Background: This is a predicted structure of a 109-nucleotide RNA (SAM riboswitch aptamer (S box leader)) from Clostridium ljungdahlii. Taxonomically the source falls in Clostridium (Bacteria, Bacillati, Clostridia, Clostridiaceae). Rfam family: SAM riboswitch aptamer (S box leader). Rfam describes the family as follows. The SAM riboswitch is found upstream of a number of genes which code for proteins involved in methionine or cysteine biosynthesis in Gram-positive bacteria. Rfam links the family to the GO term regulation of gene expression. The RNAcentral record of the sequence draws on Rfam. Model confidence (mean pLDDT): 81 of 100. Of the family's consensus pairs, 97% are formed in the model.

RNA sequence: AUCUUAUCAAGAGAGGUUGAGGGACUGGCCCUAUGAAACCCAACAACCAGCAUUUUUCAUUUGAAUGUAUUGGUGUUAAUUCCUGCAGAUUAUUUCUGAUAGAUGAGAU
Numbered sequence: 001a002u003c004u005u006a007u008c009a010a011g012a013g014a015g016g017u018u019g020a021g022g023g024a025c026u027g028g029c030c031c032u033a034u035g036a037a038a039c040c041c042a043a044c045a046a047c048c049a050g051c052a053u054u055u056u057u058c059a060u061u062u063g064a065a066u067g068u069a070u071u072g073g074u075g076u077u078a079a080u081u082c083c084u085g086c087a088g089a090u091u092a093u094u095u096c097u098g099a100u101a102g103a104u105g106a107g108a109u
Base pairs, nucleotide, nucleotide: 001109002108003107004106005105006104007103008102013041015040016039017038021031022030023029025085027083028082042077043076044075047073048072049071050068051067052066053065054064055063081101086098087097088096089095
């Protein structure tokens, strides 16, 4: 980088360094010197590993279910993935559903 698959309505900082941008892209609409992004620390979460219990088995392993956050790998900490882009329904312009795109985890090449 490509493919497969699961999730995306919840949650989390008035900390330190630094100093102008940021919210993927389009069009909007926002955030930001009352401090953006980045880094450190802290926190949240529970995807993977770990651990515990149950189940399966003659038994061990494997598999499955539930839980845990003491440990490790990620991730996340404005706004639903901020809304929207395509299609359908509804309606008289709004609302809803799905897809696409994107993000993250796990697996494969």